[in-house]
Background: This is a predicted structure of a 361-nucleotide part of an RNA (small-subunit ribosomal RNA, central domain) from a metagenome.

Context: one part of a larger RNA
RNA sequence: CUGGGCGUAAAGCGUGUGUAGGCGGAUGCUUAAGUAGAAAGUGAAAGGUCGGAGCUCAACCCCAACACUGCUUUCUAUACUGGGCGUCUCGAGUACCGGAGAGGAAGAUGGAACGACACGUGUAGCGGUGGAAUGCGUUGAGAUGUGUCGGAACACCAAUGGCGAAGGCAGUCUUCUGGACGGUGGAGAUUUCUCCUUAAAUCUGACGCUGAGACACGAAAGCCAAGGGAGCGAACAGGAUUAGAUACCCUGGUAGUCUUGGCCUUAAACGAUGUUCACUAGGUGUCGGGGGUUUCCCUCGGUGCCGCAGCUAACGCAUUAAGUGAUCCGCCUGGGGACUACGGCCGCAAGGUUGAAACUC
Numbered sequence: 001c002u003g004g005g006c007g008u009a010a011a012g013c014g015u016g017u018g019u020a021g022g023c024g025g026a027u028g029c030u031u032a033a034g035u036a037g038a039a040a041g042u043g044a045a046a047g048g049u050c051g052g053a054g055c056u057c058a059a060c061c062c063c064a065a066c067a068c069u070g071c072u073u074u075c076u077a078u079a080c081u082g083g084g085c086g087u088c089u090c091g092a093g094u095a096c097c098g099g100a101g102a103g104g105a106a107g108a109u110g111g112a113a114c115g116a117c118a119c120g121u122g123u124a125g126c127g128g129u130g131g132a133a134u135g136c137g138u139u140g141a142g143a144u145g146u147g148u149c150g151g152a153a154c155a156c157c158a159a160u161g162g163c164g165a166a167g168g169c170a171g172u173c174u175u176c177u178g179g180a181c182g183g184u185g186g187a188g189a190u191u192u193c194u195c196c197u198u199a200a201a202u203c204u205g206a207c208g209c210u211g212a213g214a215c216a217c218g219a220a221a222g223c224c225a226a227g228g229g230a231g232c233g234a235a236c237a238g239g240a241u242u243a244g245a246u247a248c249c250c251u252g253g254u255a256g257u258c259u260u261g262g263c264c265u266u267a268a269a270c271g272a273u274g275u276u277c278a279c280u281a282g283g284u285g286u287c288g289g290g291g292g293u294u295u296c297c298c299u300c301g302g303u304g305c306c307g308c309a310g311c312u313a314a315c316g317c318a319u320u321a322a323g324u325g326a327u328c329c330g331c332c333u334g335g336g337g338a339c340u341a342c343g344g345c346c347g348c349a350a351g352g353u354u355g356a357a358a359c360u361c
Base pairs, nucleotide, nucleotide: 003333004332005331006330007315008314012329014217015216016215017214021210022209023208025088026087027086028085029084030083031082033081034080035077036076037075038074039073040072041071042070048066049065051063052062054060091207092204093203095184096183097182098181103177104176105175106174107173108172109171110154114150115149116148117147118146119145120144121143125136126135162169163168185196186195187194188193189192222263223262224261225260226259227258231257232256236252237251238250239249274328276326277325278324279323282306283305284304285303286302287301288300289299290298291297292296310317311316334361335360336359343354344353345352346351
C1' cells in the first nucleotide's frame, strides 16, 4: 500500500454553514471522451517460457517460436458512465392556510426564600456536631413583629414531556426574530383543459447529497477592562478528628459564581453510535398535526419501552438499527515512552492544535 475495521476491544472531528472535489432522479435526440471489438504499427538486444542444436554432461552458448498483459493510429458498436441539446415531476425548493414549543435577543415586571440595616417586644443563651470546640451574644444575641435595602435563583405546574445543529434552554408580560411540523381535495375528458366542492386547490423544474481546506457557533473553569456582590464558595485561617490529617465534619472566608464588552476553544462536548437516501414482522405508551362511519380506526412528523428476522466475540442492537444496500467525509493499525519533545500555527497568559523518535516489553 492493499485489506480489515471504528456502541463497549485502537478508531466518528463537539456541532453546523459551505468552497474545491467526489457522487447523483425520469425520458428523447445527439456525440463517441471513458468502455467494448477488429486491424495495422510499435513494444531494441540480452534476459524469461517452450521446442531444437553444440561443447563427453551441466553451467555456458547457438537457432526458432511465444510472451512482452503496454502505447499509438484507423475502422466499428452505443447498453452503461461522461459531454451537448430538449422535455418531465416523483427528489429539492417556493407560495398559501393552520396549530405546538424552557428555540434565540432585548426591555419591563412578580412573589416566596435568604442576608443586612432601623425600630418595637423580650431575656440568656444561640449556633453547630457522632460528640464537641472555634464562632455569635448582657455594648442585649437567637426568637418574634413592622419597615427599608440588596443580589441571585425561579417551588408547585413538571413529565418516562417540549424546543434547539450541537453546546444548551424553565417565574410572568411585551417587542423583534430563527427553525421544525401538518394540510392544499374529487370527477370527466385526455396530456392540458373543463366541472364540482373549498379559505385555498400556487409556482420553479434536478436547482440535489456529501464536504479536504475555510468560516461560524461552542458547557464549566480560566484571562482582560468596567460594574455588581445576597447566598454559596477553590485558596486561606481557625476548631475538631487522627499516630499524623496539608482531607472527610464544623465556624469563618478571598477569587469566582452575576452583568456588559473582549478573549480562551476544551469536556465521559456521550447515544462513548458521522451525514444523506432507499428497503426490511409486529406490540405498547407518549408529544404535535390531519382525516373518518368518532367507546374506535386510518394517516404524517417526533420521542420512549418491548420484541421477530437479520446482525454481533458477547453484551446487546433491532423501521430512532449496531439489519440489507448506496454516497461522501473523518478516523484506527500492539502496550509503554506520549493527550510528550522539537518545529509550525493560534493565544494577553493559562494553554490549545498539529505531532514524532530513541529506548523498552